[in-house]
Context: one part of a larger RNA
RNA sequence: GGAUAAACGCUAGCGGCGUGCCUUAUGCAUGCAAGUCGAGCGGUCUAUCGAAAGGUAGAUAGCGGCAAACGGCUGAGUAACACGUAAGUAACCUAUCCUAAAGUGGGGAAUAACCUGCCGAAAGGCGGACUAAUACCGCAUGUGGUGGUGGAAUUAGUUUUUCAUCACUAAAGCCUUCGGGCGCUUUAGGAGGGGCUUGCGGCCUAUCAGGUAGUUGGUGGGGUAACGGCCUACCAAGCCUAUGACGGGUAGCUGGUUUGAGAGGACGUCCAGCCAGACGGGGACUGAGACACGGCCCCGACUCCUACGGGAGGCAGCAGCAGGGAAUUUUGCGCAAUGGGCGAAAGCCUGACGCAGCAACGCCGCGUGAGGGAAGAAGGCCUUCGGGUUGUAAACCUCUUUUGUCAGGGAAGAAAAAUGACGGUACCUGAUGAAUAAGUCACGGCUAACUACGUGCCAGCAGCCGCGGUAAUACGUAGGUGGCCAGCGUUAUCC
Numbered sequence: 001g002g003a004u005a006a007a008c009g010c011u012a013g014c015g016g017c018g019u020g021c022c023u024u025a026u027g028c029a030u031g032c033a034a035g036u037c038g039a040g041c042g043g044u045c046u047a048u049c050g051a052a053a054g055g056u057a058g059a060u061a062g063c064g065g066c067a068a069a070c071g072g073c074u075g076a077g078u079a080a081c082a083c084g085u086a087a088g089u090a091a092c093c094u095a096u097c098c099u100a101a102a103g104u105g106g107g108g109a110a111u112a113a114c115c116u117g118c119c120g121a122a123a124g125g126c127g128g129a130c131u132a133a134u135a136c137c138g139c140a141u142g143u144g145g146u147g148g149u150g151g152a153a154u155u156a157g158u159u160u161u162u163c164a165u166c167a168c169u170a171a172a173g174c175c176u177u178c179g180g181g182c183g184c185u186u187u188a189g190g191a192g193g194g195g196c197u198u199g200c201g202g203c204c205u206a207u208c209a210g211g212u213a214g215u216u217g218g219u220g221g222g223g224u225a226a227c228g229g230c231c232u233a234c235c236a237a238g239c240c241u242a243u244g245a246c247g248g249g250u251a252g253c254u255g256g257u258u259u260g261a262g263a264g265g266a267c268g269u270c271c272a273g274c275c276a277g278a279c280g281g282g283g284a285c286u287g288a289g290a291c292a293c294g295g296c297c298c299c300g301a302c303u304c305c306u307a308c309g310g311g312a313g314g315c316a317g318c319a320g321c322a323g324g325g326a327a328u329u330u331u332g333c334g335c336a337a338u339g340g341g342c343g344a345a346a347g348c349c350u351g352a353c354g355c356a357g358c359a360a361c362g363c364c365g366c367g368u369g370a371g372g373g374a375a376g377a378a379g380g381c382c383u384u385c386g387g388g389u390u391g392u393a394a395a396c397c398u399c400u401u402u403u404g405u406c407a408g409g410g411a412a413g414a415a416a417a418a419u420g421a422c423g424g425u426a427c428c429u430g431a432u433g434a435a436u437a438a439g440u441c442a443c444g445g446c447u448a449a450c451u452a453c454g455u456g457c458c459a460g461c462a463g464c465c466g467c468g469g470u471a472a473u474a475c476g477u478a479g480g481u482g483g484c485c486a487g488c489g490u491u492a493u494c495c
């Protein structure tokens, strides 16, 4: 000098764009953050038409489907194939979506809701009887798929392809304007996503030198979507290590950010990619996908309710509260846009997101006026008492109106129509009046900027050298001056 997720002191007019718990991964009151589909299903309720049967419209607890594995948060752990990069998978999976082929036949048994009996303070639970389905279970068919056997081709070989044959293996309907549309089943390919493996790369420590028994390898078996000590039985005795094993410390990694002429150093906040975590620990279930933040079970700590028998909970989601701390915001508006879930759609949901609010926390931009004006006014300060300086500074004259205030108009962002939270905002026009707007730090040298008074080794200053003990340009005040400027200075950290 530059930089910062900064803080502190003094000060403060506006706008745009960003950023905002670095500390206790501490504990959380309250509200909201994941639902949706009645065109899968049986009920129920409401409105309306009707004498009734019934029709129409709407709502919905339950069964069922899809979603809830995304999105959002955090950085505790992790020195690891976690990350980055380059490859491999002849060792693999993939809901939805796209393309293509084939099919969608015929039956059955239940169960929730509702009704009813009982237990319980509650949370909730147990039983009886009834009923539906795109829920569940057999049967048939098999384009196909999987497995076995045999032949052929292919390959160095395992493999792969093909043919024959045997066995196993599917399905669900709904709507309709009757044209069809949406589904369902099997299979092949694709897209996108994921699992696994390997090489290389990036911290400190030897005041850590030996470490390792599922350990290293083999065979058989099991397990997985899949390879593999992943697991298991047996066999062998290996495997890693001064090119630093093992142990300890620290840490999420990267694109990048910052500094620097570069090499290099430091950092990893916001945004983006990957990873990991969801009160602490463990476990599986469901599912295409989780070992699952707002799911389940167990143990533990803590909090709450209780009729003392027993129950309920998890903000490292958005706000907000307490605590901690030098320190970090509103219990706001809206789904209008973008994106996501569900739905045929209308639409519903969405603290993702879009906005607004707060904070000079940062960067950028603008303003606090412009021109003229010497009796160089008054006042202040200094003075050798002549004067000097503040100083064209002010007054005063002439202008201007960014900004401010008031009034009027008023968007784009929205797509064929409709639909705007922001917002009567941005912006435009007019009126008004210099009006509404300057501080802060320094002035001994480094280092730009000096005098007076007070103080008298006191009070105090100080980044280093050092100032102060009666003439202090170094302390305090004043005048003046210098620097930067809606900021200035200090502290902390990095280059």
Stems, first nucleotide, its partner, number of pairs: 001495004006491005013366006019359002021324001026322003030319003035066003040063002043060007073277003083201007092194003097190008105139001107137002115128005144169010173182003203249003210240003215237008252274004256267004279300005302313004330356001332355003338352001339350004369399004379390004404432006413422001439484005444465003450479005460467002